[in-house]
RNA sequence: GGGCGAGUAGCUCAAUGGCAGAGCACACGGUUUACAUCCGUGGGGUUAUAGGUUCGAAUCCUAUCUCGCCCA
Repeated sequence: GGGCGAGUAGCUCAAUGGCAGAGCACACGGUUUACAUCCGUGGGGUUAUAGGUUCGAAUCCUAUCUCGCCCA
């Protein structure tokens, strides 16, 4: 330098172009003499960045950034 893949909650990951979610973690409550376990509730998101297409974009297109793999 070229090709491919990935980027979504603190972490690991979902989400056919149509309400952004789950588990774990965190906070609170219940349960317990207490802790753990268990149950319930809640907070937490510029979907890497910037444009474009569309009535509507995490999803499609373009460029850029970061990471990984391959080729040279």